[in-house]
Context: one part of a larger RNA
Molecule: large-subunit ribosomal RNA, domain IV
Organism: metagenome
RNA sequence: UUCGCGGCUAAGGAACUAGGCAAAAUGACCCCGUAACUUAGGGAUAAGGGGAACCCUCCAGCGAUGGUGGGUCGCAGAGAAAUGAUCCAGGCGACUGUUUAGCAAAAGCACAGGGCUAUGCUAAUUUUCAAGAAGACGUAUAUGGCCUGACACCUGCCCGGUGCCGGAAGGUUAAGAGGGGAUGUUAUCGCAGGAGAAGCAUUGAAUUGAAGCCCCGGUAAACGGCGGCCGUAACAAUAACGGUCCUAAGGUAGCGAAAUUCCUUGUCGGGUAAGUUCCGACCUGCACGAAUGGUGUAACGAUCUGGACACUGUCUCGGCCGCGAGCUCG
Numbered sequence: 001u002u003c004g005c006g007g008c009u010a011a012g013g014a015a016c017u018a019g020g021c022a023a024a025a026u027g028a029c030c031c032c033g034u035a036a037c038u039u040a041g042g043g044a045u046a047a048g049g050g051g052a053a054c055c056c057u058c059c060a061g062c063g064a065u066g067g068u069g070g071g072u073c074g075c076a077g078a079g080a081a082a083u084g085a086u087c088c089a090g091g092c093g094a095c096u097g098u099u100u101a102g103c104a105a106a107a108g109c110a111c112a113g114g115g116c117u118a119u120g121c122u123a124a125u126u127u128u129c130a131a132g133a134a135g136a137c138g139u140a141u142a143u144g145g146c147c148u149g150a151c152a153c154c155u156g157c158c159c160g161g162u163g164c165c166g167g168a169a170g171g172u173u174a175a176g177a178g179g180g181g182a183u184g185u186u187a188u189c190g191c192a193g194g195a196g197a198a199g200c201a202u203u204g205a206a207u208u209g210a211a212g213c214c215c216c217g218g219u220a221a222a223c224g225g226c227g228g229c230c231g232u233a234a235c236a237a238u239a240a241c242g243g244u245c246c247u248a249a250g251g252u253a254g255c256g257a258a259a260u261u262c263c264u265u266g267u268c269g270g271g272u273a274a275g276u277u278c279c280g281a282c283c284u285g286c287a288c289g290a291a292u293g294g295u296g297u298a299a300c301g302a303u304c305u306g307g308a309c310a311c312u313g314u315c316u317c318g319g320c321c322g323c324g325a326g327c328u329c330g
Stems, first nucleotide, its partner, number of pairs: 002325008011316002015314001020311001029051004037042001039150001053072004058067003073077001086308006092301002097109002113148007125134003151296004156226003161223002163219005170214003176208002181203005188195002227245005254288001255285001266282005
C1' cells in the first nucleotide's frame, strides 16, 4: 500500500444511489401535552415541550421517599452499558398466525365470517383384495367436498353450450329370452335328374329386452358468457331519440391510464427551480366489474410506492487514528 473491523472529521447535508442501502439520529423513568380518522376499543410513547448530579435549609411522612428555598462543580448529572426516530399520502392483504430446513416471508397459504353442495346412520366420504378401521363411541346447531375470505354497502342480466339434479310418453339400444326359417347328414321314394320324415349338428328372422344417449324441464355464491352498423337537437360538437342486423343474454351498481391502459411520459390540476415515479381528477376501459367477488374501510404489516422533518462520511472528497489479516508450512 491492499483487505476486514472500529473511532473521529472543517463547510455543506441525500448533491450518493435503482432505492437514505449502510451509518448517524431517537431512546429507560417522571411531568405537561397530544390531531385527522375511527369498528368509539383505538389512533397514542401520536406529535411537541420540560426535568434529572452533589451540598445546606425547611416542610410532609414512623420510614422508604417526595417537595420548597439557596448554593457548588464539570464539556457533559438517565455522566457507563442496555434502551422507539418521527410525520404525511397511496396500493395490497382485515387482523394474530403460516410458508419455499440451504438465494423468495410476500400482495402467496391460513383465518374467523359468508355461500353452494353431499349425507337420515350399517350416513356420505376415505383406506382396503377382503375382513376391519377412520368418519365417531359423533347424528343435520353434525360430518365430508368446493368456492369466497373481518367489518360496512352490495352482489345485476344470460340455462343456448358443458356439468349437475329431476322426469318418464316416444325414438335408439347389449347380454339374455325367443325361435319362423335355412343348411349338412340319411331311413325312405324315384329308371334317372332329384325329392326327403324323425333325430343329431350348424346357423338364425320376427318378437321381447335396463341404464345410458336423444328428448322434456330445473339449476350460475355450478364451468362459464355478458354485441355491431347507420342516422338524428336552430353555430359547431355531442346524442337523451330513431332505424337495422345478430344473440342464450348483450356488462347493471360501483370503480377506472388502475398490481389491469397498448398508443402513453394520455390530458388537466397538485407537489419540485426542474417529476417516465407519486397524489387528485377526466373516461377515449387496446383488454375493470360484482363470492375466479365489486367498492370502501379504523386497526395491523421486518410488505410495496411517493413525499417531509431530524440526522448523518451515502456523497462533494477526501483526510486522520486504533486493532486484525497479508508471505510459507500446517